[in-house]
């Protein structure tokens, strides 16, 4: 590089340090930027995966015997909760959009054109497999 699966209209620095012109994936528009653009550090923010804590329930074994309770060991479903690792993210919904279909309107003989919505691609992050 490709494959699967979940999410993408919430959050997060108008004044952090370095630097010094781009940047919003792409295409068409629209935009963000010397009042500081991408980048690196800090900083925040979220909780996708691990560990952690509480909670159910199974099994074992102990309290003086069945049962019932009680401690203990382990194993564990779903949920909460934590921010310790692993990443992510930190302007405008993924900024709108590109493909099909619907609905509504406007020029219309087919059609076009705008506008909502619904699906799709495309991207972009996690876990996973090959």
């Nucleotide at each position: 590089c490709g494959c699967u699966u979940a999410u993408c209209g919430c959050g997060a620095g108008a004044a952090g340090g370095c630097u010094g012109a781009g940047g919003g994936a792409c295409u068409g528009g629209c935009c963000c930027g010397a009042u500081g653009a991408a980048g690196c550090c800090c900083g925040g923010c979220a909780a996708c995966c691990g560990a952690c804590u509480u909670c159910c329930a199974a099994u074992u074994c102990g309290a003086a015997u069945a049962u019932g309770u009680c401690g203990a060991a382990u194993u564990c479903a779903a949920a909460a909760g934590c921010a310790c690792g692993g990443u992510g993210c930190u302007a405008a919904u993924u900024c709108c959009u590109g493909c099909a279909g619907a609905a509504u309107g406007a020029a219309c003989a087919u059609u076009u054109c705008a506008u909502u919505c619904u699906g799709g691609a495309a991207g972009a992050u996690a876990a996973g497999a090959a």